[in-house]
RNA sequence: GGAGAAGGCUGAGUGGUCGCUGCGAAGUUUCGGCUUCGGAGAGGAAAGUCCGGGCUCCACAGGACACGGCAGUGGGUAACGCCCACCGUCCGCGAGGACAGGGACAGUGCCACAGAAAGCAAACCGCCGAUCGGGGAAGUCCGCUUCCCAGGAGGUAAGGGUGAAACGGUGCGGUAAGAGCGCACCAGCGCCGCGGGUGACCGCGGCGGCUCGGUAAACCCUGCCGGGAGCAAGACCAAGCAGAGAGGAGGUGCGGUCCGCACCGCUCGACUCUCGGGUGUGUCGCUAAAGGCGGCGGGCAACCGCCGCCGUAGAGAAAUGACCGCUCUCGACAGAACCCGGCUUACAGGCCUUCUCCGGCU
Numbered sequence: 001g002g003a004g005a006a007g008g009c010u011g012a013g014u015g016g017u018c019g020c021u022g023c024g025a026a027g028u029u030u031c032g033g034c035u036u037c038g039g040a041g042a043g044g045a046a047a048g049u050c051c052g053g054g055c056u057c058c059a060c061a062g063g064a065c066a067c068g069g070c071a072g073u074g075g076g077u078a079a080c081g082c083c084c085a086c087c088g089u090c091c092g093c094g095a096g097g098a099c100a101g102g103g104a105c106a107g108u109g110c111c112a113c114a115g116a117a118a119g120c121a122a123a124c125c126g127c128c129g130a131u132c133g134g135g136g137a138a139g140u141c142c143g144c145u146u147c148c149c150a151g152g153a154g155g156u157a158a159g160g161g162u163g164a165a166a167c168g169g170u171g172c173g174g175u176a177a178g179a180g181c182g183c184a185c186c187a188g189c190g191c192c193g194c195g196g197g198u199g200a201c202c203g204c205g206g207c208g209g210c211u212c213g214g215u216a217a218a219c220c221c222u223g224c225c226g227g228g229a230g231c232a233a234g235a236c237c238a239a240g241c242a243g244a245g246a247g248g249a250g251g252u253g254c255g256g257u258c259c260g261c262a263c264c265g266c267u268c269g270a271c272u273c274u275c276g277g278g279u280g281u282g283u284c285g286c287u288a289a290a291g292g293c294g295g296c297g298g299g300c301a302a303c304c305g306c307c308g309c310c311g312u313a314g315a316g317a318a319a320u321g322a323c324c325g326c327u328c329u330c331g332a333c334a335g336a337a338c339c340c341g342g343c344u345u346a347c348a349g350g351c352c353u354u355c356u357c358c359g360g361c362u
Stems, first nucleotide, its partner, number of pairs: 001358010012327007020041002023038006043333001047344002050342005055230004062259004067226005072086005087101001088099004102221002107219002109215003124160002126156003131153002134149006168186006187211002189208008234284003243275005250264005291310008328331001
């Protein structure tokens, strides 16, 4: 200098005028408010609403069967499907990255095209034809023996060919030809032993020819987890009213189904639908949060503990805006709605840290 890997930060600045929503203080009031001043007022994702939790109400009488989610190991956490560390497999020269990473010897299913054959056997070309059978020749002790031919029965899975995948690889022996059939080495699997690790797992040694595919982002099996509804949850205050019609024997809760249980109801009518009437758009929930920042300590880390400091939107048809200047690198995605932890998605530009590979110079 070039090419990359991982991670973090930032998300124009500043001034004036007029507005908007809360808060505080002062003044004023006919107690409804009003005026003045001060100070605060969107994000890293406020988004998607995909996971997990807090909070609130309902239920808590269970049983069986279904249903959904998760899936290496250890840890973190309020919890998680998140995060950290490690292990394994694969990819990359490397820094690093990806993993839907339990079980295929419980059972069932599937494996397009091609191919003989896709799971328990099978054979298209090929090889062989030892054995059995056929033909021929020679010999003969007339029983048969030896040789040759074709390749019928049959043997084979080396080689070719198909495929994403074809029942280990190389070599030697062996054979009619072959084959883990036998042997040596290598790879895998299983079992045993020793050592290391909390563990996933790793290393070493020995034994067994054991070498019968893949798929569980197919059903399924195993283990673990899961009550429902959601701030329009829910609570309080105030004020006010008027019922009618139709259906109706069942309805509601226990997440789904069935059983079961509890409550309400069966003409004094539960419940459902339609029409009509009334009140209120008032207060709380509402923002202090598993909060932020700094220091110290523990931990590889995620994170945890202690101490100190800070006060940081809270609307309700919904405020956070409009106009005018100045500066710059000329400005992306985007707007809180109960709260929090994550994940995912969108994003103009700028900055920083660590590391890898290649080339050059010293």
A computed fold for a 362-nucleotide RNA from a Planctomycetaceae bacterium, annotated as Bacterial RNase P class A.
It matches the Rfam family "Bacterial RNase P class A". Rfam describes the family as follows. Ribonuclease P (RNase P) is a ubiquitous endoribonuclease, found in archaea, bacteria and eukarya as well as chloroplasts and mitochondria. Rfam classes the family as a ribozyme. Gene Ontology terms of the family: tRNA processing, ribonuclease P activity and dimeric ribonuclease P complex.
The gene name in the source record is rnpB.
RNAcentral holds the sequence, with entries from ENA.